The part of an RNA shown here (small-subunit ribosomal RNA, central domain) has 350 nucleotides and comes from a metagenome. Its mean pLDDT, the model's own confidence on a scale to 100, is 88. It matches the Rfam family "Bacterial small subunit ribosomal RNA". Gene Ontology terms of the family: structural constituent of ribosome and ribosome. RNAcentral holds the full RNA, with entries from SILVA.
Context: one part of a larger RNA
RNA sequence: CUGGGCGUAAAGGGCGCGUAGGCGGUUGAAUAAGUCUGUUGUGAAAUUCCAAGGCUUAACUUUGGCAGUGCAAUGGAAACUGUUCGACUUGAGUACGGCAGAGGCAAGUGGAAUUCCCAGUGUAGCGGUGAAAUGCACAGAGAUUGGGAGGAACACCAGUGGCGAAGGCGACUUGCUGGGCCGAAACUGACGCUGAGGCGCGAAAGCGUGGGGAGCAAACAGGAUUAGAUACCCUGGUAGUCCACGCCGUAAACGAUGAAUACUAGGUGUAGGUGGUAUAGAAGCCAUCUGUGCCGCAGCGAACGCAUUAAGUAUUCCGCCUGGGGAGUACGGCCGCAAGGUUGAAACUC
Numbered sequence: 001c002u003g004g005g006c007g008u009a010a011a012g013g014g015c016g017c018g019u020a021g022g023c024g025g026u027u028g029a030a031u032a033a034g035u036c037u038g039u040u041g042u043g044a045a046a047u048u049c050c051a052a053g054g055c056u057u058a059a060c061u062u063u064g065g066c067a068g069u070g071c072a073a074u075g076g077a078a079a080c081u082g083u084u085c086g087a088c089u090u091g092a093g094u095a096c097g098g099c100a101g102a103g104g105c106a107a108g109u110g111g112a113a114u115u116c117c118c119a120g121u122g123u124a125g126c127g128g129u130g131a132a133a134u135g136c137a138c139a140g141a142g143a144u145u146g147g148g149a150g151g152a153a154c155a156c157c158a159g160u161g162g163c164g165a166a167g168g169c170g171a172c173u174u175g176c177u178g179g180g181c182c183g184a185a186a187c188u189g190a191c192g193c194u195g196a197g198g199c200g201c202g203a204a205a206g207c208g209u210g211g212g213g214a215g216c217a218a219a220c221a222g223g224a225u226u227a228g229a230u231a232c233c234c235u236g237g238u239a240g241u242c243c244a245c246g247c248c249g250u251a252a253a254c255g256a257u258g259a260a261u262a263c264u265a266g267g268u269g270u271a272g273g274u275g276g277u278a279u280a281g282a283a284g285c286c287a288u289c290u291g292u293g294c295c296g297c298a299g300c301g302a303a304c305g306c307a308u309u310a311a312g313u314a315u316u317c318c319g320c321c322u323g324g325g326g327a328g329u330a331c332g333g334c335c336g337c338a339a340g341g342u343u344g345a346a347a348c349u350c
Stems, first nucleotide, its partner, number of pairs: 003322004007304002012318001014201004021194003025088007033081002035077008049065006091191001092188003096183004103177007110154001115149007125136002162169002206247006215241002220236004258317006266295012299306002323350003332343004
């Protein structure tokens, strides 16, 4: 390479948009590039194989034949693929009528709590732990009442609830804005799927500049514990956490499960919609579409388990794996301010 694989054994790209490419619905006609078939030419000889012959036989050798994936020319076939022209509506999309939502961005507003400041009351402790101590407090702490400042986060509602491609999103109001679902069937008429490169988004930490800083808290200091204790516990505490702009581009970025389409028993919960039934109106019940859970048959699976949200049955396209260590290292390239990221070996060894 072929083959076989990728939930947990090695292996799904963190996620999207999309270029080239690959693949592609129903139907009519044309064409004949692919495809199938006939013929002709070529496919050197030697060799191989087959049949005869010659050396006493054999090896060897002579003659004839077969075969020769292929290539070219030419005649034909037209199902399939391609191409061209035409038609269609079920795939896809647009318009229309509804619906739900922590989807995104910006501005404004609110209450609870912590901390700090001021004032009142008030007196000896507070705090902390397994027990303590460091720490705070008669210069009046802690407790309590009133007032004020400031930052961050939004209890209850809250739900294997919702939304988003993923990361992720949770107080309220307003503005701007993306997507989805349902209904109906007016319009377009295959406009589709996937997607190497590319472009964009991308938690936390970290970086740059300028702000901000209540609480928390790497580092650090002190107190304990201990044989020691560069920890676990306690008292403090700086970066950081927050905002704006710009970088970084990684995570157990996980469902450890790529995307799309079709098909294949059911049961039950929940969220959004529609229709029917019921009703004074509801609730309920039935049907159906979409999402999200649990259980379970066939099937699959090494087992665990998966099971219409497949890890089942199939097709298309992309990514990835190929013994352990060395090593996600070295070198080189590209990217980055840096930290580092990305691409990614070998010797050697078992």